[in-house]
RNA sequence: AUCAAACUUUAGGGGUGCCCAGUUGGGCUGAGAUUAUACCCUUUGAACCUGAUGCAGUUCGCACUGCCGAAGGAAAAAGUUGCGUAUUGACU
Numbered sequence: 001a002u003c004a005a006a007c008u009u010u011a012g013g014g015g016u017g018c019c020c021a022g023u024u025g026g027g028c029u030g031a032g033a034u035u036a037u038a039c040c041c042u043u044u045g046a047a048c049c050u051g052a053u054g055c056a057g058u059u060c061g062c063a064c065u066g067c068c069g070a071a072g073g074a075a076a077a078a079g080u081u082g083c084g085u086a087u088u089g090a091c092u
Stems, first nucleotide, its partner, number of pairs: 001085002005081006011042004016036001017028004048073003054067004
């Protein structure tokens, strides 16, 4: 000097479903299913949307899992530390 990764500040983006029950409620998955400043994501972009009332599988049920997906879209800047790497100087 450069850089993996991590963190901080501010700004922005996003989802909030399914099943059972007469009803407060209970159950399932997940980071998040009380629209909470909580959770996640911000171009190194599978956070999220379209395709999709999609296809296959699973389950008491399911929007749960996988495919689709090198598909089409999708929101940013600064700083701190710095695994390593390279160069230069000094000393031995």

Description
This is a predicted structure of a 92-nucleotide RNA (TPP riboswitch aptamer (THI element)) from Litoribacter ruber. Rfam family: TPP riboswitch aptamer (THI element). About the family: Vitamin B(1) in its active form thiamin pyrophosphate (TPP) is an essential coenzyme that is synthesised by coupling of pyrimidine and thiazole moieties in bacteria. The previously detected thiamin-regulatory element, thi box was extended, resulting in a new, highly conserved RNA secondary structure, the THI element, which is widely distributed in eubacteria and also occurs in some archaea. Analysis of operon structures identified a large number of new candidate thiamin-regulated genes, mostly transporters, in various prokaryotic organisms. The THI element is a riboswitch that directly binds to TPP to regulate gene expression through a variety of mechanisms in archaea, bacteria and eukaryotes. through a variety of mechanisms in archaea, bacteria and eukaryotes. Model confidence (mean pLDDT): 75 of 100.